This is a predicted structure of a 75-nucleotide RNA (transfer RNA) from a Chloroflexota bacterium. Rfam family: tRNA. Rfam links the family to the GO term triplet codon-amino acid adaptor activity. It is annotated as a transfer RNA. The sequence is in RNAcentral, with records from ENA. Taxonomically the source falls in Chloroflexota (Bacteria, Bacillati).

[in-house]
RNA sequence: GACUCCCUAGCUCAACGGCAGAGCAACGGACUUUUAAUCCGCAGGUUCCGGGUUCGAAUCCCGGGGGAGUCACCA
Numbered sequence: 001g002a003c004u005c006c007c008u009a010g011c012u013c014a015a016c017g018g019c020a021g022a023g024c025a026a027c028g029g030a031c032u033u034u035u036a037a038u039c040c041g042c043a044g045g046u047u048c049c050g051g052g053u054u055c056g057a058a059u060c061c062c063g064g065g066g067g068a069g070u071c072a073c074c075a
Base pairs, nucleotide, nucleotide: 001071002070003069004068005067006066007065010024011023012022013021018055027041028040029039030038048064049063050062051061052060
């Protein structure tokens, strides 16, 4: 430099163009002498950024940013 893939809750990841979810973590409660474990409950998101298409965008298109991989270059 070329190509491909990824970016969604604190973390790991889901989500046909039509209500943004799960597990773990956090928080509250039960249990326990206490802690841990276990059980119950609750909260947490402008879906990386900016535009476009659409009645409607996490999803499709364009540009930018970040990350990973393959290939090339590296006299």